C1' cells in the first nucleotide's frame, strides 16, 4: 500500500440565503550581503624529456561551476481560525482510534562459521593416540540477583538532483527488543590493601516469553606436550627473532607472538638442512601370520573455493553461493565506466580409454528462523540411466529309438551329433493383459505409486552367450595354408600329411554373463622381525690400531628403569569375528557379544638385563728366571759367478737355433791364465721347517728395537670382544727430484718363421729394475675361508719349550705353533672335518638375474696415470655352481689291424677299352658324389631296350572291372593300293563260339557308344615299406634283482693276468641273464661204412680203344658216420685261466675257406625292380609309329686291358686239369675254304653225346735295336649275327706299323697254395667283354719290430663342446636401427640474496576540516569522544642484479645393445697348438 467493520470529531455539498473584516501559518519564486567545503584552471622553481615539487614561507586574492550554512529585502499562491445575520436534514468525504485478512520493501533480531562439494598445497603438533593448563564458548540447562530514570537520530516513506547502466547525492518527517546518557549494584573485575569499576528491553488481556549481571554444566573451538607417521648421504652441516633472559606491547588465552635492550647460544650421522612425493586416519584388498599395497563409497580431523595479499562483521570466519585491493580471464557499454566467479545439484563444452537426468517432493529423516501458523533446505528422500559388482530366478518338464532327416568323420561295416529333434502328456516361475491393494503415519499430511504384495486368463509360449581344446590345463578329428597367412601368458607352433594357424564337425569350462587388457597382493624363504645367505654360485673391506655404538666373568646388598601379574581410564561409530532378528531366500539390513593385539595411569613381584654400592680371580694384564726365529732399521764386512778393462798363451772361427741369419773375429775374437774394476744377488744349508697382523722377511758381524712361547703364581682386580666413522702399514709396475748402473730388459732396431707376423725364436739394446727423500693406495692383495670365545672321537709326522720315568736315547705326558688321514656333523655337490665349511654366543663388512657397468654424472684423493664413493636408460631369457654321460685334444698309458715298418707286383708317364665330370647338342634320358659315386644301377643302348629330341597320329585309350545296343564272318592267312610308318583302304581263302529248361535264356568273343576309370620310368628316399651299403666279423651293446647317490646316473662291464674275442681264470657290492664272440651250418683235408651207372680196372680174360665179360678191391660219385678235444708230456704261471715245447696223428691250438653282420651312426642309397601316403598331368606328363639321341670331344679325374721286351718274341712238338653250359641248343665226324667261315650231319634233354684245343711249362731260333719288342691308327677285301651292321657290332686275311725303352709329386692290393702268372668256363645275350661270376695251372719273397701315419678298442685326464673339433667362439671395420654420456649455447621451471616501487588494509602519531545525543555555560562556544584528512613503519602482486638447482632442445662428438647367412684375422675353451688368469706401464 490495497481491503473488512467499527467508534469518536470535522468539513465538503445539496437542500434558504446575505456576505463582510481581521489576524495567523504554509509552500514557491527572485534579488542582496557574508562563510565553509570541493573540482577545474592560472602561476613559479627544478630538469634533456618523462615528470616532480610548491602555493599552510610571504604577497594578491581576481573570474567560473556545483553544493552549503546563516541573515535581509520583494512578491505570488494555498490552507487554516475568528467574529458577525439563521436554523436543521440527507449524502458524500476527511482525520483520529481500534480492528479481521493479504502483498511487497525497510529498520530490527537469529542464521548464512552447519549442511554440501574438492583433495591442489601440506612431511607438518597437519594426522593418529595418550596427556596438559594460562582460556573463549550463540543457542540449551541449574542457581542466583536485577530489569529505574530519560534523550538523541537513521531507514523506509517524501522531495529535488546525477547516470546508459551499476548505483547514487542533497533536503524533511518518523518507530522500535536499532543507538546514547544517567541511577543502582555484588557472593563480579582490578588492587597487596585502602579503594575504584561495570549492565539492562520490553511485548502480552492473563497465562507466559524475552532482556542484563554473576556462578556452575553441557556441547564446540583454541593452545601445548610425549610417542608413532614416505624416500634419497651422488643433499653434512644448517640458524641471527636465530636459543635465552628482562623491560613493554598484543591475544579470550601460554608464549620472540611482536619491539627495545643485553647474552651466545639453539639443531644435527638416534640424519639436521636441502631436494623429491604424498591430505592423515577408522579402515580397504592380498596374506596362515608377519607384512604389503592401498586410503574410492560410509565415519572422524585437516586444508582449500578463479590465483596472490588483507581485514571488517560476529560466540565462532580472516568467511564456497559476504566486503576490500591486485592479477589472469569471461561478459555488457552509450567509451565516461561497470558485472563475474559450479572442488553444491542437474546440465554444456573441451580433454581422454572412460563415469549418468538441465527429473519428482519436502510424505519421511534432519538442519535454520519464527510463540505460532509456517517458510526455506539439488542436505535428504524416491524416481530415471549404465550387468559397473554383489545377490536371486528364468529361458521349460516328463516320455519319447525308425538311433529319422541334415551335418561331420570313416578301416565303407559303421560311428558320431544323440532322447538330442520331430511326435506325444504336463507345468507357467519371469514377462503379458485384467482385477484387488499396502505398511512407510501418532489426529491430520505419501514424492515414491496404482508401487510392493495378492487373485484371475492365455500360451511353450517372448527370453543364451561367451572363451577354450600342443603341455602348464579339463577338453580331438577333418579340410585349406605351406616359415606364407598368421597364433603366443611362458615353452614354442607354421617351411604339403599343422589336435598349436583359419574354417568345419565334435568336446570341455563359466553361464546373463565371457574373454582380454591394466593393477594390487599371493605364489617369492626372491629384502628372509617371523624366515635367506657369503670356499667353488652374487657376496669377508689387503692388513692393523682404536673413537662413537653394540656385547661382556664371579659372589652378595639396594633400586624397580628394561620385564611379569592385578586393576581402573581409553581404544568414536560403522567394518571384520559369534550368536540372534527382518526383507519368500540370498546378497542387504539389524540387536547383542567378542574384538580393537594400542597408550596412559595405578598396586604388586624381582628370577634375569639394566643402575647404585661392596667383594673376588679364572678372562685380561703386571713382574720374575729362562727359549727359539730368514721379524724389523742401521752401519761394516766376506767369498763364488755374470760382465768389463790390461797382459799373457793360441788360431779361425765363435755365438745361436727346429734349422739358420743378423753379431762378434786375422785390427785376432771364442777358449785358457794371471791381475784389476764395477754393480747386484747371496749356491749348498733348505725342510708342507721358522718369523710376522699382512705385504713380506734367506751371506756373515755389531748397535738399536718391535711381538712370541715355555715355567713360577708375587702384584693389579673385569681394566675384555668388536669396532661404522678415522688413522696408521700396505708386492709390483708406475710418478717427482738426487745418484747408481754388472746381470736382466717394456719401447725400439735387425735376423728369421709365416700368406701376413707390428708376435712366439735368435741378435742386439733404452727406460725401468738398485739407493735417498716423496708420492700412489692397487693384485688372483687367495686358504677365493672377517675378528673374538667356550664345546665336539681319534690316529701319524713336524718345529719351540718343560715335566715324569728308567735301560741315557727312548718312552710316556703337556703347552704353544705347523702338516697330512679320518669319525659324528654339515655341504647343491665337490669338499671341510679341534688350524671347521661342525655346535653355540657376542660384534662388523658384503650380496640380492646376466649383460650396460664398477661404466656415465656429481663429490673426495693425487703432480698425472688414476684410485674411491657409484647410477639409469636400454637389453636378453637366461648367466653361473657343483657333479654325471658322451664326444674330442697338434694330453697320458695299453692294445690291435697289409695301419706303419720289411718284402712281391702295380697305379699314376704311353696307346686303347670303360664310367664320370666338363663342354656341346634338337636330344646327348636319368639316378649314385670323400673313404662307403665313377668297368656303379646296366648279367650286355644298331631297332627293340628308352626312360631323350623331331615329325606324323589317337582319345574310355595299348591294359582291367562295370554297363547298353549290335554281331558271331570271331580268328587266322594271301595279294594290292596310299603312307616313313602306324593307320586307313579294297580283294580272296579257310574256318561258322560253349552250355541250354530251346526263351538271344546264360557264358565267352569282337565292334560301336556313354561314364565311372584306366595310365604316368612326372615330383616328394626329407611322410614310408622292403631291400642295401657302411664304421665292422669291430668286441662290443644292454637288462632284471640288489647296493651307492637328493639326482643325472654308478656298480655289474673297472682291477690282476690271459684271449682273435665283454674268450677264460682270480679278485671284487654285487649276483645273474640276454643280443653279440665262439660252437652248431655249407665246403676243402684223413678214415669207416653203404651204393656201384653213364663211373673205375687190382686180379681172370677180350679190345685199336674198360672196347666187351666180370668184379666193385681202388679212384670217383653221394649218402651215413669217425676223427682234434690244450685230450697228454715238460716247462712256465699264482697250485688258475692261459702261453711255450714236445709226442702222437691225415690234420693242432678258431686246420684252410664260406655262410652268418650285435645296439645303433650316416635324415647314408632307392619312388627308375616292387609295394605305398600325398600332390600333381588327363585330346596330355597317357598310347602309337618312324628317324635320330643315349656312342658327341678342346680338355681333366677314376678304373681297366696291352706293352715297353731275352724271366722275352717268334717257330716247333702235342704233356698235365677244374669247374661249368647245352633241344629255336651244343654240335662230333666228313669235304671245301689261307682264315673267319661255309656245305652236309652221327650222338646227346647229358658221370653216357658235344662245347673240350687247356695255356704257361718243353725244344730249337732271334741278341738288345724302336728291334722277329709293341700292336695303336688307316687302306683294300672278305665272313657272321640280324628285317637292318652309314650314324654304330663282332671276327678274317693281306698291306700300315703310331706313342711307349718302366714312369715326377703322390698313391694301391697283398702274409701262403697267398702275391705274381697262365689259360678255361659260366651268365645275359640274335650278334657284341680288356668288365663281372667263378674254376684250376705253375707258384715265391718277407714281418727286427710298434717310434711315427691311418683306423678302432678299454682305462685315465683337460674342458667354455653336446648340430658333440667340419665345434664353440673373440675382437676391429662395412650397414641399419635403438636409448645414453659430453657439447659452444638456448629455452623453461623452482628456490635465495640485495636493492627499488608499494594496492587494500588494520596498528602507531597527527588530525588545523568536519561532527545529533553527553559535560559546561546559554551568546554561541568550549571539553570529552568520533570521522573525513595526511604522516611513518609493515606488506601482495610487481621490477632490477647476481647466484643455485632441475628439466627440454642442441651443430657435432664418445662409447654402448640389437640386428639368417658382409669383411680381415683366429685371442679364449684340449698342454686351444707361445698354459690361462691378475694389477700395472
Nucleotide at each position: 500500500c490495497c481491503u473488512u467493520u467499527c467508534a469518536g470529531a470535522g468539513g465538503g455539498c445539496a437542500g434558504g440565503g446575505c456576505u463582510c473584516a481581521g489576524g495567523u501559518a504554509u509552500c514557491g519564486a527572485g534579488g542582496a550581503u557574508c562563510g565553509g567545503a570541493a573540482a577545474g584552471g592560472c602561476a613559479g622553481c627544478c630538469g634533456g624529456a618523462a615528470g616532480g615539487c610548491u602555493g599552510c614561507g610571504g604577497a594578491a586574492u581576481g573570474a567560473u561551476u556545483u553544493c552549503u550554512g546563516a541573515u535581509c529585502c520583494c512578491u505570488g499562491a494555498u490552507c487554516c481560525c475568528u467574529g458577525a445575520c439563521u436554523u436543521c436534514u440527507g449524502u458524500c468525504u476527511u482525520c483520529u482510534g481500534a480492528u479481521g485478512g493479504g502483498g511487497g520493501a525497510g529498520c530490527g533480531g537469529c542464521g548464512g562459521a552447519c549442511g554440501g562439494g574438492u583433495g591442489a598445497g601440506u612431511a607438518a603438533c597437519a594426522c593418529g593416540u595418550g596427556g596438559g593448563a594460562a582460556u573463549u564458548u550463540u543457542c540449551c540447562u541449574c542457581a542466583a540477583g536485577g530489569u529505574a530514570c530519560g534523550g538523541a537520530a537513521c531507514a523506509a516513506c517524501u522531495c529535488a538532483g546525477g547516470g546508459a547502466a551499476a548505483c547514487u547525492u542533497g533536503g524533511g518527517c518518523u518507530a522500535a527488543u536499532a543507538c546514547c546518557g544517567u541511577a543502582u549494584g555484588a557472593u563480579g573485575c582490578a588492587g597487596a590493601g585502602a579503594u575504584g569499576c561495570c549492565a539492562a528491553a520490553g511485548a502480552u488481556u492473563u497465562a507466559u516469553u524475552g532482556c542484563c549481571u554473576u556462578g556452575g554444566g553441557a556441547u564446540g573451538a583454541g593452545c601445548c606436550c610425549g610417542c608413532g607417521u614416505c624416500c634419497g648421504a651422488u643433499u653434512a652441516g644448517c640458524u641471527u627473532g636465530u636459543u635465552g633472559g628482562u623491560g613493554g606491547g598484543g591475544u579470550a588465552a601460554c608464549g620472540g607472538c611482536c619491539u627495545a635492550c643485553c647474552a651466545a647460544g639453539g639443531c644435527u650421522u638416534c640424519g639436521a638442512u636441502c631436494g623429491g612425493u604424498a591430505g592423515c586416519u577408522g579402515g580397504u584388498c592380498u596374506g596362515a601370520g608377519a607384512g604389503g599395497a592401498c586410503g574410492a563409497u560410509c565415519a572422524g580431523c585437516c586444508a582449500c573455493a578463479c590465483u596472490g595479499g588483507g581485514a571488517c562483521u560476529g560466540a565462532g570466519a580472516c568467511a564456497c553461493g559476504g566486503c576490500c585491493c591486485a592479477g589472469a580471464c569471461u561478459c555488457c557499454u552509450a567509451c565516461g565506466g561497470g558485472a563475474g566467479g559450479c572442488a553444491g545439484c542437474a546440465g554444456u563444452g573441451g580433454g581422454g580409454a572412460a563415469u549418468c537426468u538441465u527429473g519428482g517432493a519436502c510424505a519421511a529423516u534432519g538442519g535454520g528462523c519464527g510463540c505460532a501458523a509456517g517458510c526455506c533446505u539439488g542436505a535428504u528422500c524416491c524416481a530415471g540411466c549404465g550387468a559397473u559388482g554383489c545377490c536371486g530366478c528364468g529361458u521349460g518338464a516328463g516320455u519319447g529309438a525308425a538311433g529319422a532327416a541334415g551335418g561331420c568323420c570313416c578301416u565303407a561295416g559303421g560311428g558320431u551329433u544323440g532322447u538330442a529333434a520331430a511326435g506325444c502328456u504336463c507345468u507357467u516361475u519371469c514377462g503379458g493383459c485384467g482385477g484387488g491393494g499396502a505398511a512407510g503415519a501418532u489426529a491430520a499430511u505419501g514424492a515414491c505409486g496404482g508401487u510392493a504384495c495378492c487373485c484371475a486368463c492365455a500360451g511353450a509360449a517372448g527370453a543364451a552367450g561367451c572363451c577354450c581344446c600342443g603341455g602348464c590345463u579339463a577338453a580331438c578329428u577333418c579340410c585349406g595354408u605351406g616359415c606364407c597367412a598368421g597364433c603366443a601368458g611362458c615353452c614354442g607352433c607354421g617351411g604339403u600329411a599343422a589336435u598349436a594357424c583359419g574354417g568345419a564337425g565334435g568336446g570341455g569350462g563359466c553361464u546373463a554373463g565371457c574373454g582380454u587388457u591394466g593393477u594390487u597382493c599371493g605364489g617369492a624363504a626372491u629384502u628372509a622381525c617371523u624366515g635367506g645367505g657369503c670356499g667353488u654360485a652374487a657376496a669377508g673391506c689387503g692388513c692393523g690400531c682404536g673413537u662413537a655404538g653394540g656385547c661382556g666373568g664371579a659372589u652378595c646388598u639396594u633400586u624397580a628403569a628394561g620385564u611379569c601379574a592385578g586393576g581402573g581410564g581409553u581404544g568414536a561409530a560403522a567394518u571384520c569375528c559369534c550368536g540372534g532378528g527382518g526383507c519368500u531366500c540370498a546378497a542387504c539390513c539389524u540387536c547383542g557379544g567378542a574384538a580393537c593385539u594400542g597408550c596412559c595411569u595405578u598396586u604388586g613381584a624381582u628370577a634375569c638385563u639394566g643402575g647404585a654400592g661392596a667383594u673376588c680371580u679364572u678372562g685380561a694384564g703386571u713382574c720374575c728366571g729362562g727359549g727359539a726365529g730368514a721379524g724389523g732399521u742401521u752401519a761394516g764386512u766376506g767369498g763364488a759367478a755374470u760382465u768389463c778393462c790390461c797382459a799373457g798363451u793360441g788360431u779361425a772361427g765363435a755365438g745361436g737355433u727346429g734349422a739358420a741369419a743378423u753379431u762378434c773375429g786375422u785390427a785376432g775374437a771364442u777358449a785358457u791364465u794371471g791381475g784389476g774394476a764395477a754393480g747386484a744377488a747371496c749356491a749348498c744349508c733348505a725342510g708342507u721347517g721358522g718369523c710376522g697382523a699382512a705385504g713380506g722377511c734367506g751371506g756373515c758381524u755389531a748397535a738399536c728395537u718391535g711381538g712370541u712361547c715355555c715355567g713360577g703364581u708375587a702384584c693389579u682386580g673385569a681394566c675384555g670382544c668388536u669396532g661404522a666413522g678415522g688413522u696408521g702399514c700396505g708386492a709390483a709396475a708406475g710418478c717427482g727430484u738426487g745418484g747408481g748402473g754388472a746381470g736382466c730388459a717394456a719401447a725400439c732396431a735387425g735376423g728369421a718363421u709365416u700368406a701376413g707376423a707390428u708376435a712366439c725364436c735368435c741378435u742386439g739394446g733404452u727406460a725401468g729394475u738398485c739407493c735417498a727423500c716423496g708420492c700412489c693406495g692397487u693384485a688372483a692383495a687367495c686358504g677365493a675361508u672377517g675378528a673374538a670365545u667356550g664345546u665336539u672321537a681319534g690316529c701319524c709326522g713336524u718345529c719351540g719349550g718343560g715335566c715324569a720315568g728308567c735301560u741315557u736315547g727312548c718312552u710316556g705326558u703337556u703347552c704353544g705353533g705347523u702338516g697330512g688321514c679320518g669319525c659324528a656333523g654339515c655341504u647343491a655337490a665337490c669338499g671341510c672335518a679341534u688350524u671347521a665349511a661342525a655346535c653355540a654366543u657376542u660384534c662388523c663388512g658384503c650380496c640380492u638375474g646376466g649383460g650396460g657397468a664398477g661404466u656415465a654424472c656429481g663429490g673426495u684423493c693425487g703432480c698425472a696415470a688414476g684410485a674411491u664413493u657409484a647410477a639409469a636408460a636400454c637389453u636378453c631369457a637366461a648367466a653361473g655352481g657343483a657333479a654325471u654321460u658322451g664326444a674330442c685334444g697338434g694330453g697320458g698309458g695299453c692294445c690291435c689291424g697289409c695301419a706303419c715298418a720289411a718284402g712281391c707286383g702295380g697305379u699314376g708317364g704311353a696307346g686303347c677299352a670303360u664310367g664320370u665330370g666338363g663342354u656341346u647338342u634338337a636330344a646327348u634320358u636319368u639316378g649314385a658324389a670323400g673313404c662307403a659315386a665313377u668297368g656303379u644301377g646296366a648279367a650286355g643302348a644298331a631297332c627293340c631296350u628308352u626312360a631323350c629330341c623331331u615329325a606324323c597320329c589317337c582319345u574310355u585309350g595299348a591294359c582291367a572291372u562295370a554297363c547298353c545296343a549290335a554281331u558271331c564272318g570271331c580268328g587266322a592267312g594271301u595279294u594290292c593300293c596310299a603312307g616313313a610308318g602306324a593307320u586307313g583302304g579294297a580283294u580272296c581263302u579257310c574256318u561258322u563260339c560253349a552250355g541250354u529248361u530251346a526263351g538271344g535264356c546264360u557264358g565267352g568273343a569282337u565292334u560301336g557308344g556313354a561314364u565311372a576309370c584306366a595310365g604316368g620310368u612326372g615330383c616328394u628316399g626329407c611322410a614310408u615299406g622292403g631291400c642295401u651299403g657302411u664304421c665292422g666279423u669291430c668286441a662290443g651293446c644292454u637288462c632284471g634283482u640288489g647296493u651307492c647317490g637328493u639326482g643325472a646316473g654308478a656298480u655289474g662291464u673297472u682291477g690282476g693276468g690271459u684271449u682273435a674275442a665283454g674268450u677264460c681264470c682270480c679278485g671284487c657290492a654285487a649276483c645273474g641273464a640276454g643280443c653279440g664272440c665262439a660252437a652248431c651250418c655249407c665246403u676243402c683235408g684223413c678214415c669207416u661204412u653203404u651204393a656201384g651207372u653213364u663211373g673205375c680196372c687190382a686180379u681172370c680174360a677180350u679190345u685199336u680203344a674198360g672196347u666187351u665179360g666180370g668184379g666193385c678191391a681202388c679212384u670217383c660219385u653221394a649218402g651215413a658216420g669217425g676223427g682234434a678235444c690244450u685230450g697228454c708230456c715238460g716247462g712256465u704261471g699264482a697250485u688258475a685261466a692261459g702261453c711255450c715245447g714236445g709226442a702222437g696223428g691225415a690234420a693242432g691250438g678258431u686246420g684252410g675257406g664260406g655262410a652268418u653282420g650285435a645296439c645303433g651312426u650316416c635324415a647314408a642309397g632307392u619312388c627308375c625292380u616292387c609295394a605305398a601316403g600325398g600332390c600333381c598331368c588327363u585330346u596330355a606328363c597317357g598310347g602309337g609309329u618312324a628317324g635320330g639321341g643315349c656312342u658327341a670331344c678342346a680338355c681333366a679325374c677314376g678304373u681297366g686291358c696291352u706293352a715297353c721286351a731275352a724271366u722275352g718274341g717268334c717257330g716247333g712238338u702235342g704233356a698235365c686239369a677244374g669247374a661249368g653250359g647245352g633241344c629255336a641248343g651244343c654240335g662230333a665226324c666228313u669235304c671245301c675254304g689261307c682264315g673267319a667261315g661255309g656245305a652236309g650231319a652221327u650222338g646227346c634233354u647229358a658221370a653216357u653225346c658235344c662245347c673240350c684245343a687247356a695255356a704257361a711249362a718243353c725244344c730249337g731260333u732271334c741278341u738288345c735295336a724302336g728291334u722277329u719288342c709293341g700292336g695303336a691308327u688307316u687302306g683294300c677285301a672278305c665272313u657272321c649275327u640280324g628285317c637292318a651292321a652309314c650314324u654304330c657290332g663282332g671276327g678274317u686275311g693281306c698291306a700300315u706299323g703310331a706313342a711307349g725303352u718302366u714312369g715326377g709329386a703322390a698313391u694301391c692290393g697283398c702274409u701262403a697254395g697267398u702275391a705274381a702268372u697262365c689259360g678255361u668256363a659260366g651268365a645275359a645275350c640274335a650278334g657284341c667283354a680288356u668288365g663281372c661270376u667263378a674254376c684250376g695251372g705253375u707258384g715265391a719273397a718277407u714281418a727286427c719290430g710298434u717310434u711315427c701315419c691311418c683306423g678302432g678298442g678299454c682305462c685315465u685326464u683337460g674342458u667354455a663342446c653336446a648340430c658333440a673339433c667340419c665345434g664353440c667362439c673373440c675382437g676391429u671395420c662395412a650397414c641399419a636401427c635403438c636409448a645414453u654420456g659430453g657439447g659452444a649455447g638456448u629455452u623453461g621451471g623452482u628456490u635465495u640474496u640485495a636493492c627499488c616501487u608499494u594496492a587494500a588494509g588494520a596498528c602507531g602519531g597527527u588530525g588545523u576540516g568536519c561532527u545529533a545525543a553527553c559535560c559546561u555555560u546559554c551568546g554561541g562556544g568550549a571539553g570529552a569522544g568520533g570521522c573525513a584528512g595526511c604522516c611513518a613503519a609493515c606488506c601482495a602482486c610487481g621490477g632490477u642484479a647476481a647466484g643455485g638447482u632441475c628439466a627440454g632442445c642442441g651443430a657435432c662428438u664418445g662409447g654402448g645393445g640389437u640386428g639368417a647367412a658382409g669383411u680381415c684375422g683366429g685371442a679364449a675353451c684340449a698342454a686351444g697348438g707361445u698354459a690361462a688368469c691378475c694389477g700395472u706401464a
Predicted 3D model of a 1481-nucleotide RNA (small-subunit ribosomal RNA) from an uncultured prokaryote.
Its mean pLDDT, the model's own confidence on a scale to 100, is 81.